[in-house]
RNA sequence: GCCGCUAUCGUCUAACGGUUAGGACGCGGGAUUUUCAAUCCUGUAAUCGGGGUUCGAUUCCCCGUAGCGGUA
Numbered sequence: 001g002c003c004g005c006u007a008u009c010g011u012c013u014a015a016c017g018g019u020u021a022g023g024a025c026g027c028g029g030g031a032u033u034u035u036c037a038a039u040c041c042u043g044u045a046a047u048c049g050g051g052g053u054u055c056g057a058u059u060c061c062c063c064g065u066a067g068c069g070g071u072a
Stems, first nucleotide, its partner, number of pairs: 001071007010025004018055001026044006048064005
């Protein structure tokens, strides 16, 4: 250089083109406990950037960025 794959809360990870963008861990608050831990309840925070298609895009297409793999 060329080819392919991936990019979503702080982390890991779901989401037939119409979801309140869900779950686990974490973190905050509360209950329980003499205290801590454990347990339970509750809250918290996200779609890599720019275009396009569509009534509607996390999802499809193009370009870019970053990461990973393959190839001479």
The RNA shown here (transfer RNA) has 72 nucleotides and comes from a Candidatus Dojkabacteria bacterium. Rfam family: tRNA. By type it is a transfer RNA. The organism belongs to Candidatus Dojkabacteria, within Bacteria.